[in-house]
Context: one part of a larger RNA
RNA sequence: UGACGGGGGCCCGCACAAGCGGAGGAACAUGUGGUUUAAUUCGAUGAUACGCGAGGAACCUUACCCGGGCUUGAAAUCAGGAGGAGCAGGUUGGAGACAGCCUGGCCCGCAAGGGCCUCCUGGUAGGUGCUGCAUGGUUGUCGUCAGCUCGUGCCGUGAGGUGUUGGCUCAAGUGCCAUAACGAGCGCAACCCCCGCCGCCAGUUGCCACCGGGUCGAGCCGGGCACUCUGGCGGGACUGCCGCCGCAAGGUGCGAGGAGGGUGGGGAUGACGUCAAAUCAGCACGGCCCUUACGUCCGGGGCGACACACGUGUUACAAUGGCGCGCACAGAGGGAGGCCACGGGGCGACCCGGAGCGGAACCCGAAAGCGCGCCCUAGUUCGGAUAGGAGUCUGCAACCCGACUCCUUGAAGCUGGAUUCGCUAGUAAUCGCGCAUCAGCCAUGGCGCGGUGAAUACGUUCCCGGGCCU
Numbered sequence: 001u002g003a004c005g006g007g008g009g010c011c012c013g014c015a016c017a018a019g020c021g022g023a024g025g026a027a028c029a030u031g032u033g034g035u036u037u038a039a040u041u042c043g044a045u046g047a048u049a050c051g052c053g054a055g056g057a058a059c060c061u062u063a064c065c066c067g068g069g070c071u072u073g074a075a076a077u078c079a080g081g082a083g084g085a086g087c088a089g090g091u092u093g094g095a096g097a098c099a100g101c102c103u104g105g106c107c108c109g110c111a112a113g114g115g116c117c118u119c120c121u122g123g124u125a126g127g128u129g130c131u132g133c134a135u136g137g138u139u140g141u142c143g144u145c146a147g148c149u150c151g152u153g154c155c156g157u158g159a160g161g162u163g164u165u166g167g168c169u170c171a172a173g174u175g176c177c178a179u180a181a182c183g184a185g186c187g188c189a190a191c192c193c194c195c196g197c198c199g200c201c202a203g204u205u206g207c208c209a210c211c212g213g214g215u216c217g218a219g220c221c222g223g224g225c226a227c228u229c230u231g232g233c234g235g236g237a238c239u240g241c242c243g244c245c246g247c248a249a250g251g252u253g254c255g256a257g258g259a260g261g262g263u264g265g266g267g268a269u270g271a272c273g274u275c276a277a278a279u280c281a282g283c284a285c286g287g288c289c290c291u292u293a294c295g296u297c298c299g300g301g302g303c304g305a306c307a308c309a310c311g312u313g314u315u316a317c318a319a320u321g322g323c324g325c326g327c328a329c330a331g332a333g334g335g336a337g338g339c340c341a342c343g344g345g346g347c348g349a350c351c352c353g354g355a356g357c358g359g360a361a362c363c364c365g366a367a368a369g370c371g372c373g374c375c376c377u378a379g380u381u382c383g384g385a386u387a388g389g390a391g392u393c394u395g396c397a398a399c400c401c402g403a404c405u406c407c408u409u410g411a412a413g414c415u416g417g418a419u420u421c422g423c424u425a426g427u428a429a430u431c432g433c434g435c436a437u438c439a440g441c442c443a444u445g446g447c448g449c450g451g452u453g454a455a456u457a458c459g460u461u462c463c464c465g466g467g468c469c470u
Stems, first nucleotide, its partner, number of pairs: 007470007015460002019423005026315008034306002042053002064301007077123008087104007106115003126290002129288003135284002137279003140275001142273001147186006153162003165178004192267004197235007206225002211222003238261001241255001242253004304442001317416001321375007333364003338357002342353004382413001387408007429452007
């Protein structure tokens, strides 16, 4: 000087408390450990690994295993030499990669030569092989925490201190006052984006608002941008005004005005550093190692194994529920090898026709909800695992190992021990919709979107993490 203390003081945070819903029990999905295996490729491992790298493992991917091939190699480049193409078609063997055979057979240029390709030789290639304890870059975390430093001056022999401490205040090293300090930098805040109010500009969406036409109905048509909306630009909030407290900063008020208050809500934004944290498998890169193979191509298998154990989820155990019929109301996105209205077939997945739309114009059914009816506490009209059968679709191909549909089967499960997680408002809870990846999909995951819409916070003693002083 720091760090630590079951030392102290002050202060924060869904940290506790208050409250709502979960996990831990069941079945299934998924990840992991373990075990097994020819292989079950590799990495991630308290918090900060475990629906993580995976935003798509049937082949491919694929890095693993078995088997079959190739070696100037699957791709790149240089030099020398040889020769003509490359290649296309056919055929034989083969699981294919590949190997053999047959046929056709270079281009430009007058030329010199050039281009292209194959083969041979050599330099080189190639490696998801090792080392994240050699590294760059990127990332997690403490932590959106309020801190971390510098110049000059002053103090100290020096390490270093002061400033940055103290009082008040703030979400904040935010500000005010005091002060051997005076200033400054990186952080905080603001400047940026989205949402909430208004105005202006613009109108192939919206409007009978106004006029006319028109329909069973309908902005359906003429017409019009007023409104809604879309999208661009601006305004608006600053404790500015008032009362009270305070030296000030500021605090406070079912105060005014206002769409909105006292950082309005959300996002982007992550200081000096810590964990020799993570990643050599995203990429790059030093060193080491393999080069008829640790490279490369192909077929098949594996990554999907299953006595077990854990994490994260989905569906439930029912009556504020399940089922049937009828009636509504979104937002954000996506769409051409696509989204698919509408008509027909099928119980259905889907199929056959077929219009519109590169899309404010066409298409992609919201559900919970509301109305009526049934069920009557039962392992049930709860619950849907598992299993049998029959199908649809994608794809060269669904045996290992796809999703979906229909019929039948109907398992465990009657609210879950110790313990543990999330959340303070349009939040939790609950309901559906969309997108990326993608032929299809093991998505119950991830990222978004809107609908309905709570309860509680006395308080800071205690648990956890953090800040300042000592």

This is a predicted structure of a 470-nucleotide part of an RNA (small-subunit ribosomal RNA, 3' major domain) from an uncultured bacterium.
The prediction has a mean pLDDT of 85.
It matches the Rfam family "Bacterial small subunit ribosomal RNA".